[in-house]
RNA sequence: GCGAUUGUAGUCUAGCCUGGUAGGACUUUGGCCUUCCAAGCCAAUAACCCGGGUUCAAAUCCCGGCAAUCGCA
Numbered sequence: 001g002c003g004a005u006u007g008u009a010g011u012c013u014a015g016c017c018u019g020g021u022a023g024g025a026c027u028u029u030g031g032c033c034u035u036c037c038a039a040g041c042c043a044a045u046a047a048c049c050c051g052g053g054u055u056c057a058a059a060u061c062c063c064g065g066c067a068a069u070c071g072c073a
Stems, first nucleotide, its partner, number of pairs: 001072007010026004020056001028044005049065005
């Protein structure tokens, strides 16, 4: 330099092909329970790598960029 794959809460991950309320688990916070703690139950907080385009509507489609991994040179 070229190509492929990947990028979503603090962590892990689903959803992308086929556009339509961003979901789950752990964590964190509050409450219930308990003599206290743990466990359990309930509730809440928190995310689409960046920029642009298409569209009524983009995590999803298109273009460009960035980062990581792998392969080729």

Transfer RNA from a Candidatus Micrarchaeota archaeon, 73 nucleotides, folded computationally. Its mean pLDDT, the model's own confidence on a scale to 100, is 81. The organism belongs to Microcaldota, within Archaea.